Overview: This is a predicted structure of a 92-nucleotide RNA (c-di-GMP-I riboswitch aptamer) from a Deltaproteobacteria bacterium. Its mean pLDDT, the model's own confidence on a scale to 100, is 84.
RNA sequence: CACACGAAAAGGCAAACCCGCAGUAAUGCGGAGACGCAAAGCCAGUGCCCUCACGCGGCGAAAGUCGCCACGCGGGUCGAACGGCUGCCGAA
Numbered sequence: 001c002a003c004a005c006g007a008a009a010a011g012g013c014a015a016a017c018c019c020g021c022a023g024u025a026a027u028g029c030g031g032a033g034a035c036g037c038a039a040a041g042c043c044a045g046u047g048c049c050c051u052c053a054c055g056c057g058g059c060g061a062a063a064g065u066c067g068c069c070a071c072g073c074g075g076g077u078c079g080a081a082c083g084g085c086u087g088c089c090g091a092a
Stems, first nucleotide, its partner, number of pairs: 005090002012037002018031005035079001041085003045082002049076003054072002057069005
């Protein structure tokens, strides 16, 4: 010095709950708050997963609409797996 690794210190991020805003929703953003995190920094690429106002089909009600289910377009999650890119510190 590089890779692997994760003791210490400094610094960093911030789950759930709650409030506000956006959205049909999943969810996102902001505030507050810390369960955790050495990539809990970034990318939705792959297959899962979640959602679906709208579209299509089925079932039910009974009235031209409503409810449930499945699928499609679309959307979401990197604090889920794999993969890619980048990065702080330095004991064993």